This is a predicted structure of a 100-nucleotide RNA (SAM riboswitch aptamer (S box leader)) from Aneurinibacillus migulanus. Its mean pLDDT, the model's own confidence on a scale to 100, is 84.
RNA sequence: CUCUUAUCCAGAGAGGUGGAGGGACUGGCCUGAUGAUACCUCGGCAACCGGUAUAAAGUCGGUGCCAAUUCCAGCGGAACCACGUUCUGAAAGAUAAGAG
Numbered sequence: 001c002u003c004u005u006a007u008c009c010a011g012a013g014a015g016g017u018g019g020a021g022g023g024a025c026u027g028g029c030c031u032g033a034u035g036a037u038a039c040c041u042c043g044g045c046a047a048c049c050g051g052u053a054u055a056a057a058g059u060c061g062g063u064g065c066c067a068a069u070u071c072c073a074g075c076g077g078a079a080c081c082a083c084g085u086u087c088u089g090a091a092a093g094a095u096a097a098g099a100g
Stems, first nucleotide, its partner, number of pairs: 001100008013042005021031003025074004043066003048062005070092001075089006
């Protein structure tokens, strides 16, 4: 990097360094000098995989995550009071486990 499977309307932040972008892409809409992104420390959430234990919980380890539903939409379908709104299937993306 590619493929397969599962999940994605729940949950969980303080401090330090540093100084302008960030939210994958496009459009929208947000967010940021009351300091974002990033990195470090500590903390927390969660429970995909492994160990232990097993009725369940728990615990240890490997990950993951801690603004907004994956922030909303993108390509189709359905209903409706038809500019549009709602619902729904995919696509794309993220994470885990496995395979190449």